RNA sequence: ACGAUGGAGAGUUUGAUCCUGGCUCAGGAUUAACGCUGGCGGCGUGCCUAAUACAUGCAAGUCGAACGGGAUAUACCUUCGGGUAUAUUUAGUGGCGAACGGGUGAGUAAUACGUAGGUAACCCACCUAUAAGACGAGGAUAGCCAUUGGAAACGAUGGAUAAUACUGGAUAGGAUAUAUAGAAGCAUUUGUAUAUAUUUAAAGGAGAGAACCGCUUAUAGAGGGGCCUGCGGCGCAUUAGCUAGUUGGUAGAGGUAAGGGCCUACCAAGGCGAUGAUGCGUAGCCGGACUGAGAGGUUGAACGGCCACAAUGGGACUGAGAACGGCCCAUACUCCUACGGGAGGCAGCAGUAGGGAAUUUUCGGCAAUGGGGGGAACCCUGACCGAGCAACGCCGCGUGAACGAAGAAGUUAUUCGUAAUGUAAAGUUCUUUUAUCAGGGAAGAAAAGAAGAGUAUUGACGGUACCUGAUGAAUAAGCUCCGGCUAACUACGUGCCAGCAGCCGCGGUAAUACGUAGGGAGCGAGCGUUAUCCGGAAUUAUUGGGCGUAAAGGGUGCGUAGAUGGUUUAUUAAGUUUCUUGUAAAAAUGCUAGGCUCAACCUAGUAGGGCAAGAGAUACUGGUAGACUAGAGUAUGACAGAGGCAAGUGGAACUACAUGUGUAGCGGUAAAAUGCGUAAAUAUAUGUAAGAACACCGGUGGCGAAGGCGGCUUGCUGGGUCGAUACUGACAUUGAGGCACGAAAGCGUGGGGAGCAAACAGGAUUAGAUACCCUGGUAGUCCACGCCCUAAACGAUGAGUACUAAGUGUUGGUGAAAAUCAGUGCUGAAGUUAACGCAUUAAGUACUCCGCCUGAGUAGUACGUACGCAAGUAUGAAACUUAAAGGAAUUGACGGGAGCCCGCACAAGCGGUGGAGCAUGUUGUUUAAUUCGACGAUACGCGAAGAACCUUACCAGGUCUUGACAUACCCUGCGAAGCUAUGGAGACAUAGUGGAGGAUAGCAGGGAUACAGGUGGUGCAUGGUUGUCGUCAGCUCGUGUCGUGAGAUGUUGGGUUAAGUCCCGCAACGAGCGCAACCCUUAUAUCUAGUUACCAGCAGUAAGAUGGGGACUCUAGAUAGACUGCCAUUGAUAAAAUGGAGGAAGGUGGGGAUGACGUCAAAUCAUCAUGCCCUAUAUGACCUGGGCUACAAACGUGCUACAAUGGCUGAAACAAAGAGAAGCGAGAGGGUGACCUGGAGCAAAACUCAAAAAAGCAGUCUCAGUUCGGAUUGAAGUCUGCAACUCGACUUCAUGAAGAUGGAAUCGCUAGUAAUCGCGAAUCAGAAUGUCGCGGUGAAUACGUUCUCGGGCUUUGUACACACCGCCCGUCAAACCAUGAGAGUUUGUAAUACCCGAAGCCGGUGGCCUAACGCAAGAGGGAGCCGUCUAAGGUAGGACAGAUGAUUGGGGUUAAGUCGUAACAAGGUAUCCCUACGAGAACGUGGGGAUGGAUCACCUCCUUU
Repeated sequence: ACGAUGGAGAGUUUGAUCCUGGCUCAGGAUUAACGCUGGCGGCGUGCCUAAUACAUGCAAGUCGAACGGGAUAUACCUUCGGGUAUAUUUAGUGGCGAACGGGUGAGUAAUACGUAGGUAACCCACCUAUAAGACGAGGAUAGCCAUUGGAAACGAUGGAUAAUACUGGAUAGGAUAUAUAGAAGCAUUUGUAUAUAUUUAAAGGAGAGAACCGCUUAUAGAGGGGCCUGCGGCGCAUUAGCUAGUUGGUAGAGGUAAGGGCCUACCAAGGCGAUGAUGCGUAGCCGGACUGAGAGGUUGAACGGCCACAAUGGGACUGAGAACGGCCCAUACUCCUACGGGAGGCAGCAGUAGGGAAUUUUCGGCAAUGGGGGGAACCCUGACCGAGCAACGCCGCGUGAACGAAGAAGUUAUUCGUAAUGUAAAGUUCUUUUAUCAGGGAAGAAAAGAAGAGUAUUGACGGUACCUGAUGAAUAAGCUCCGGCUAACUACGUGCCAGCAGCCGCGGUAAUACGUAGGGAGCGAGCGUUAUCCGGAAUUAUUGGGCGUAAAGGGUGCGUAGAUGGUUUAUUAAGUUUCUUGUAAAAAUGCUAGGCUCAACCUAGUAGGGCAAGAGAUACUGGUAGACUAGAGUAUGACAGAGGCAAGUGGAACUACAUGUGUAGCGGUAAAAUGCGUAAAUAUAUGUAAGAACACCGGUGGCGAAGGCGGCUUGCUGGGUCGAUACUGACAUUGAGGCACGAAAGCGUGGGGAGCAAACAGGAUUAGAUACCCUGGUAGUCCACGCCCUAAACGAUGAGUACUAAGUGUUGGUGAAAAUCAGUGCUGAAGUUAACGCAUUAAGUACUCCGCCUGAGUAGUACGUACGCAAGUAUGAAACUUAAAGGAAUUGACGGGAGCCCGCACAAGCGGUGGAGCAUGUUGUUUAAUUCGACGAUACGCGAAGAACCUUACCAGGUCUUGACAUACCCUGCGAAGCUAUGGAGACAUAGUGGAGGAUAGCAGGGAUACAGGUGGUGCAUGGUUGUCGUCAGCUCGUGUCGUGAGAUGUUGGGUUAAGUCCCGCAACGAGCGCAACCCUUAUAUCUAGUUACCAGCAGUAAGAUGGGGACUCUAGAUAGACUGCCAUUGAUAAAAUGGAGGAAGGUGGGGAUGACGUCAAAUCAUCAUGCCCUAUAUGACCUGGGCUACAAACGUGCUACAAUGGCUGAAACAAAGAGAAGCGAGAGGGUGACCUGGAGCAAAACUCAAAAAAGCAGUCUCAGUUCGGAUUGAAGUCUGCAACUCGACUUCAUGAAGAUGGAAUCGCUAGUAAUCGCGAAUCAGAAUGUCGCGGUGAAUACGUUCUCGGGCUUUGUACACACCGCCCGUCAAACCAUGAGAGUUUGUAAUACCCGAAGCCGGUGGCCUAACGCAAGAGGGAGCCGUCUAAGGUAGGACAGAUGAUUGGGGUUAAGUCGUAACAAGGUAUCCCUACGAGAACGUGGGGAUGGAUCACCUCCUUU
């Protein structure tokens, strides 16, 4: 110097937040496959499935220099039969090889692999080195010939023959045994030397010869193997016990190359196992590969090492070594056959069929590298080298480059202006990589005779790579995506359809999410999808997580193994640590260099955390030996206690029984009933009996490990605390398995049984009520003994030790006291926590040990196992479904939660509605049409302040089509409105009259096209307007502060107010929209001004008519006045309240206008405006007639009544506020009247409408369906209007219905109000019982806030947030899915027992056969036979696993099914846990337990003052 060098997150649970937690995505990789597309080259790779079956060819031969023959050729010789020599060739004998190389991964969880060792327990052909040697004999046999069997394969017999084939003998060395000596080793033992005994070698060939190739023995080496050992690497404990040659020993010339139960005999009873044996499942192992910051996780294609296998199973032979292309046997399959019998093994290279989503040529060559044989030349080699096919992967190159704005055309969008595509194209000027053609043309080759020199030969790839030249932009671009994550947007089509989707999700008429187009983004000869692995994932956490409430502390203790362990000394050196050495194959990876034009690729060097060995170090941990006392324990003195077990005993109460008294009820409930009672209950008194529980004391008091423990006395007994000393001397902590205890319920046996009380019965309640309530009542509750073993067994908090502020209560001890020790509560600091909270009794800071968790549901279920008498308990899954489930806290909303407050909200009152008739609106029905809208409150006398035509939107019919209405263009030049006539229902048409306007267009007519038009749709696309909560007092912001945050604070609290009104306090300080005030009106006064208003005094009249007046009323201008200003009291010295004074008015004086932020997808597209859609001789426009006015029924709102507080008749009073010119219309006249005639006056303080009515006065009626009531109907009229038939109002006469005060229910109103009485106006030709105003007369009641409704504030609970019209549970019914059980059926796997038992090794063997040796006998050998072992096969009963099965159980999923309403609020009976019983279902009830229960009261403790 290089290197070491390396770490990103996002979406999704909620109204929002923080956390927990899963799901999903972005990255990389692949022996890949599929879809679309495809120019070239280099380097690699290519059956992952059927270790399925294989046609055909090839993949192991070679040596004549081992041997005897044969054949062919040539030459020579010949007795002509032939022989000899040379060369070539080779069937057989013989040698070496065939055990390598090549393939595959079935089996194998250890006879395997990796790593480090051992072998004093071993072997080794070929090769190398050293030493010694090879003497002398023998008998066969194949080939061949002859005969012969068989279809074939293949033989049989007889006769010859050779060797480096085979067999004896000699010698050497070696080996074995014994003995002696000495050496080595941890040891069994092993070398060395000597002696004795036994046993055992050899082969030749080529060559002229030396040299050469072989042969034998021995010792070494190299290399290759065999065996043994330590350590290491999968799952299941729902596999817990396994083992009989099993474990050890002794013996054996048993066996082996070799140790060994490897084998045999005998002896002993061992051996392995929770540090996981045995069993089952899965799997070749490694170097490495992928990923990762790393630690790890996954993986074992290609290349390399090892192992295993060769159709399946067994076996040996040969050999140095053993069997893919050797042998024998069995089985299955295939083939040949003359039916007798034979042949075969591609998991070698190609290739075929099959399987599958899927994987290549029946190619060239031995030129190179390597292998076998040979002396060599050579031969063989599907090893190998190459080529072919495939974008299968990696790498490289190209598809052109520069200039080029008229920003062309086309296309798409558009606000119609333009913008985008886009310098892109065209065009101009260049270049030629690649492809094509032509020419040249490699390296790879150097070895190779005994040595040296010379000369020559050898290339599959391949006429390839590469080089040169030529032509010419010429030959070459796609794929995916564009809602967020995630880079990239518009239009059209579609309309919860079609479709998309990795997650969230998109699509129901304006889709950046579907499809298409334009545009854009990304990558690029590729791009996407699918599958798998790692990453992100700290969601398995060693690095690096947790367990109070999210998943998670065992119900509690004792204690075994294990883990961990106080102070100190010495020693040791196992852990630890330093240095060195060996190994860690090569390749690969990293780094440094180098070679192919670069890169991929290749070459060289370097690095390596593991294991082992050696030498040191000794602080810490461990081992050994010793010491100590602070942990722990023992003794001693006191103390407290519902600690436990047993026995005895006491009083109160309940109930039953007996007796007395006494009489008709008792009991029970919200109310009742069942029940008890005249056979005497209940009540009361006395007595007796029995069982169970122990009031007061009693207490967040005590004791106990937990469960739990409560009258008193006695006995036995466990633990604890305090004090002081003495003793032991680490004896400790925790604790898997194990053992013990363990509420209630439940079970068994035997007792007992008063009360209570599951089940059950009855009565109620209810739509039902298998419940809640009531009356009864059995198990049970109690005792003894034995089981069960679970609870919200909770502090939802395992045990132990140490440390870390305080304060305060209480129990026990000690102390004179201060205080201190041990418990038990509360508040609180630091710290911690997601928050809530915890806080010396930790959930803080640390250490040790144990238990437990890893999304939700399925499910604490199924199966299996253990325990249990049973109930059941313990252990404890999966398939499948799903994107959440969950914790804490926040803001709202809600509660059959709480507190405070308000309102005609209730109450107190007055009057109504609901009953009748009519009016009017709505529903429904009807209809050609009955146009449309409004629907709880907040629709229904509403839009409509007024439908005969019109209105009018509806219906029928008749008409028009640039139009009834607007703008623009062209042509003509005339002639509009109006009036008259004709036709017609009319629109309209025709004719005349008329003369507005116009003459170059402004008017009229005609024409064509843009367009007009639409009360057609969507109020869920909108603006605007409106209703409602509500005239309720609220709604917010800035800055600051608090909180991780949503948010909080302010705005809460104490008072007060009509009020978030004001005061005080306060981490808040201020501000805004609301409230109030400012505005109008009304009530009082003053001033000013007096006409059309007024008239006190004066004059005057029929009359404020007139003169006059400016006092009064009144009018309308300006002022004043009311502010809790004053007094008193209360209050906090406040705000304010109460009372009073004064005042016309008193506490916002009365009334009005005024409506915060927002809610209801509230109402309105039919007031208007408006996006989009629809329509265009009609959904537009005009006209006539009809309809909106119908009528079985229902509802709302009203009017009139039902009468005497009244009706009728008569005379006669008193208003306010309005309106009036196409109007109001006086006086007068006519008519019974509606009204008519006529027209004064008035554009109004002047005239008119206009009479006010109720009241009051007088009379009459006398309680009746009436002198009440007026509907209905008949007749005759009036008025308006073109026109009153459908369908107007009014008048007169006549008619005279229902109705006698209205069920359940319900509405309005708090003072000039209700009630009652009339008057006016808008709309309007006419048509109000409606609406909006006006005044007259003029009450009652409010104790009060318990209840109903609505609202405000605070607080609380919540599983709600579409916000209670919310959410949500279970049965039943339907469809689909996976799964358990199931009489069984069936398949497979591994064993066991028995039968049979091939081949074969080994052993035995009467008889049989037999060349070498031997004189012979014989030795030796062979076949045959027998036996042990044994594959396959068979039989049997079980074990385990899979498939299937009528039926059946629960589970899951599925927009709108049924029944109920269990849970969430006090969820309407608080909920939940364990248990038992019951029930359509959620569930109910009993016993015990928890608070994870609201509310109220009390107690205790704490905080503040």
A computed fold for a 1505-nucleotide RNA from an Anaeroplasmataceae bacterium, annotated as small-subunit ribosomal RNA. It matches the Rfam family "Bacterial small subunit ribosomal RNA". Its family is annotated with ribosome and structural constituent of ribosome in the Gene Ontology. The prediction has a mean pLDDT of 84. The source organism's lineage runs through Bacteria, Bacillati, Mollicutes, Anaeroplasmatales and Anaeroplasmataceae. The sequence is in RNAcentral, with records from ENA and SILVA.